[in-house]
Context: one part of a larger RNA
Order: sequence, then structure tokens, then C1' cells
RNA sequence: GAUUGAACGCUGGCGGUAUGCUUAACACAUGCAAAUCGAACGGUAACAGAACUAGCUUGCUAGUUGCUGACGAGUGGCGGACGGGGGAGUAACGCGUAGGAAUCUGCCCUGAUGUGGGGGACAACCUGGUGAAAACCAGGCUAAUACCGCAUACGCCCUACGGGGGAAUGAAAGCACUCGUUGUUGGAUGAGCCUGCGUCGGAUUAGCUUGUUGGUGGGGUAAAGGCCUACCAAGGCGACGAUCCGUAGCUGGUCUGAGAGGACGACCAGCCACACUGGGACUGAGACACGGCCCAGACUCCUACGGGAGGCAGCAGUGGGGAAUAUUGCACAAUGGGCGCAAGCCUGAUGCAGCAAUGCCGCGUGUGUGAAGAAGGCCUUCGGGUUGUAAAGCACUUUCAGCAGUUAUAGCCCUGACGUUAACGUCAGAAGAAGCACCGGCUAACUCCGUGCCAGCAGCCGCGGUAAUACGGGGGGUGCAAGCGUUAAUC
Repeated sequence: GAUUGAACGCUGGCGGUAUGCUUAACACAUGCAAAUCGAACGGUAACAGAACUAGCUUGCUAGUUGCUGACGAGUGGCGGACGGGGGAGUAACGCGUAGGAAUCUGCCCUGAUGUGGGGGACAACCUGGUGAAAACCAGGCUAAUACCGCAUACGCCCUACGGGGGAAUGAAAGCACUCGUUGUUGGAUGAGCCUGCGUCGGAUUAGCUUGUUGGUGGGGUAAAGGCCUACCAAGGCGACGAUCCGUAGCUGGUCUGAGAGGACGACCAGCCACACUGGGACUGAGACACGGCCCAGACUCCUACGGGAGGCAGCAGUGGGGAAUAUUGCACAAUGGGCGCAAGCCUGAUGCAGCAAUGCCGCGUGUGUGAAGAAGGCCUUCGGGUUGUAAAGCACUUUCAGCAGUUAUAGCCCUGACGUUAACGUCAGAAGAAGCACCGGCUAACUCCGUGCCAGCAGCCGCGGUAAUACGGGGGGUGCAAGCGUUAAUC
């Protein structure tokens, strides 16, 4: 000098734009953050309508009927593996880069292909029971795109090449169309796996290893493989730093620097690992699953003491820690996502608004004129000098802020949270808007008073003990400017 997710002190007008718990991966009250489909199904708790019945006040009350719109709970499908979060762990094929072969892939695209005929259940519901609750048990009824055989398949899978195995579901009166559905071909996308090279510090860590290294048989996986197991062999790694210890998510990049390099990895983007701590599997195309399940542990809460409930490293918000970091806001209008034929519903993703000079950028705080060089202040050699065209005065302007108003330009249509927006044009009036640090040298900027090695200053050199340009105040000046200084940190 440049820089920062900064903080602190003094000060503070506006707008745009970005950013905002770097500390305790500390604990969390409350609300919301993942639902959706009635065009899969049996149904009808609520709402609305209709019809019927009863009472009547003649349009109101009560009841009945799933008849209709719809729809709580339930069966079923798809989605809860995306999106969002923080970086604890990890020195590793984790990441980066370049390759590889032994794999899977819902939804999507593509090519051919089928969709025949049956069956038995379980929820919801009803009945009974247990329990404080959470919830659970028994019996009975029932539907399906839920479940199970049979037929068909020769494309698919297995094969000792003789053969064997293996599917389906429908929706809306009818027709047409559309959507779905079965097995299968190829693709796209996504994912799993292997390898070369690169990837922090310590030798005051020198030896490490027994599923360890390799082989055979078997098992397991979507898939190669000590991935697992039995047996056999005795290997494998290491001063080109194994092992151990410490530290750390990695990268695109960011900061600095002429570069080489050094430091860092906030925001944004890609990958990874994590979800109270540890372990485990289930379901599924995909998880060993943040707002799923089971077990154990710590913690918190409820309890009738028998037993139960919970997980903000989602968005807000609270306590705590800290030098320090925001609203328990609005909307799905846009973009995107899930479900749905659609209408639409959901979406703290996202779009916006709020708070903060936290950063960057832009604008303003007036312009011209004005010498009696006014008054006042300060200095003075008492002549004057300086503040200083500065002010006042005179003449103007109105950016921004303020006040009331307009709704428009875009090929067409629908939709606006933001929005009392922006933009446009109107009105009034210089009106509402300047500070901070420094002035001994480095380093731009000097004098007076006070103080008297005191009080104090200080980045380094150093100032202060009676004339201090170095302390404190005044005047003046210098530098930056809605900021200026200090501290911390990096180059």
C1' cells in the first nucleotide's frame, strides 16, 4: 500500500446492490418448513346443496337418505433418498484430474409386445375388552390399480444345451380418444466400483501388519474384490518416510503480488461426510433415511408410578457463550419442485419486504455575486496580520428528501406478494442533510496559553525537570469524507 463475513470509538442525509453467529456440531418454549391423488378403493366424521319425514312461526328448526359438490380417518399409488442446513468426523480413491470394467437405474424418450380367466383375505366399520395416557387385544362384515394361484410368452432369465422358470389392472354409462399397466430392446439421466498422478506439519514417531499378502473351494452383492468363511503358502508396507501423533472437509476459486510465490476456502457453484450420542436393519429404482422405524446411552417433559413422549447443524425466534452477526414478517404473482387428466393443493425452496454505513458503487448537503476586507475569535513587533468571499446582503436553482397526482411503452392473452414500488410529471422553500483523524522526523500540515520528568503522549526514533510546533485546551492548517480513526488478521 492492498484486503476483510470484521469488531471498537466518535459521527451519521439519500438511493442501488451484495453480505450478515467466524464463538457452544451448546440446550431449546411456540408456530410453520411434505405433501398430494375421490379419474385406484370401501366409504361418509365435518361443510354445502338436493330430496323426503316431523313440528309448524311458510321458511325456520330437528331428523333421514352418500343422491350431488366435496371430504376427516382408513386401504392403495406416487413423493417423503429432491429441495433446505451446518462442517463434527475424515490425511482417505475423501477431493481434484485423467482413465477403466465386472454393474444397477423409478419418472422420461424410443422400438416391437401382451393386458385372458379365477380365488382368498386385511383395514376402515360394528361388537366386546384392557389402559391415566400413549396405545393395544379378541370376534364379525367388506372393496380395490392391495394380495395369490392358473393360462399364455420363446423376445427375457437359468441350463449339464435335453430342457426348465417367469407377467399383467384398470379409470369415466356407450363410441372415439387419452391416461395407466406387464415382460422386454436401445437411449438419456443418475448412481455404485477400480486404477495412475496430485493433495498440511512432526523422525524429540523407525519399524508396522495375522484377514495381515497371495492362492483354491464355498458364500455374499446390482457388480470386480479377503467383502466374508474353510484350507494352503508366508507373505505385504517402510528413510521415495510406513506406522504413530497433531491439524484439517476437498475443489472451482478468493486476497495479495510485476510475476514466481504466499495465505485463505465466508457468500455463489461441484463433490464428500453428518443429522441429540453410538449401533442396526426394514421399505424402496434409489436410504442404512435431518422433520421414518428398532435397540442402547445422556438430557428434557407427561404420568393415576404400571408406563409413555421428544430431538431447530430447516425458517423465524429464546436462553447461553462471545468483541460480534438480523424479523416468532408477506406471497406462491414470477422461477423451480412434489402429487394430480385437469382445476388445483402443498412448497420458511424461491421471490420480496423488515433490521445493520457491514462492504462496494452513485448522489446530495447548494450555485453565482458580494470588501465596509463588517462584527466576533486568534496572533501581534500594537503598525497590523489572519479566519476571509468566508458570513451578512443581493440574484438564482430544486438533484435527493417532503406533499398531493397519473397508469403507461413492449406481437397477443391470464396472473402482481413486492406496491402508499419504480417511472412520469406538479407544488413549496436554501429550505431537512458534515464529520473524523492528524499537524517533532518518518509524513502533507504552526502558533498562543496551561502544565512543569507531574499530568500525560508514543507505530519506531523518542517528547515532558518554567519560554514544549511531541502533554491538555484555543486559534489556524493538512488529509480523507457519510464516513474517519483504532485494534485484529493476510499478502
Small-subunit ribosomal RNA, 5' domain from an uncultured prokaryote, 491 nucleotides, folded computationally. Rfam family: Bacterial small subunit ribosomal RNA. The prediction has a mean pLDDT of 84.